RNA sequence: GAUAGAGGCGCGGGUUUAAAGAGUAGCAUUAACGUCAAUAUUUCAACAUAUUGUUGAUGUGAAAGGGAAAGCCGCCGAGGAAUGUAUAGGUUGAAAUAUGCAUAUCCGGUCGUACAUCGAAGAGGUGUGCGAUUGUCAUUGAGCCGUAUGAGGCAAAAUGGAGAGCUAUC
Numbered sequence: 001g002a003u004a005g006a007g008g009c010g011c012g013g014g015u016u017u018a019a020a021g022a023g024u025a026g027c028a029u030u031a032a033c034g035u036c037a038a039u040a041u042u043u044c045a046a047c048a049u050a051u052u053g054u055u056g057a058u059g060u061g062a063a064a065g066g067g068a069a070a071g072c073c074g075c076c077g078a079g080g081a082a083u084g085u086a087u088a089g090g091u092u093g094a095a096a097u098a099u100g101c102a103u104a105u106c107c108g109g110u111c112g113u114a115c116a117u118c119g120a121a122g123a124g125g126u127g128u129g130c131g132a133u134u135g136u137c138a139u140u141g142a143g144c145c146g147u148a149u150g151a152g153g154c155a156a157a158a159u160g161g162a163g164a165g166c167u168a169u170c
Base pairs, nucleotide, nucleotide: 001170002169003168004167005166008076010075011074012073013072015070016069017068026060027059028058029057030056031055032054033053038051039050040049042095043094044093045092046091047090079107080106081105082103083102084101085100086099087098088097108134109133110132111131112130113129114128115127116126117125118124136161137160138159139158140157143154144153145152
């Protein structure tokens, strides 16, 4: 340097089904109030364009993102985050979200928990801190096997590190 592997509630992406979202948004009818105010458009501010708007009652009545189960696909920096940048939704500015690209920036995996954030959410995701557990390597190594009382092998346990790592073969 190449190839192949290991960690386990392992990581990520689709498909189907049923929940939840929700009797919510919207639509129809009707009544009241209002009309240079209000509404739309991811949020805010300004502008532009368009036409109504708000609330109650009655009727009708969704969807997306996210989660669960089953099975499929790609994998073991799998992936996630951070920063920068490009695109998107009327224009401009800021913020947020989604997707792509770049970065030798951070994180081995899983679980629980506190706070923050996204979210309809007591679901779940993400970040930080704390704790537990697990795999791997390094150091030390109780003890066991072996013996020429050599070499060597296995190894509980303790401490520490990080995936640009670890193991095997060429």
Background
A computed fold for a 170-nucleotide RNA from uncultured Ruminiclostridium sp., annotated as Lysine riboswitch aptamer. The sequence is in RNAcentral, with records from MGnify. Its Rfam family is "Lysine riboswitch aptamer". From the family's description: Riboswitches are metabolite binding domains within certain messenger RNAs that serve as precision sensors for their corresponding targets. The organism belongs to Ruminiclostridium, within Bacteria. Its mean pLDDT, the model's own confidence on a scale to 100, is 80.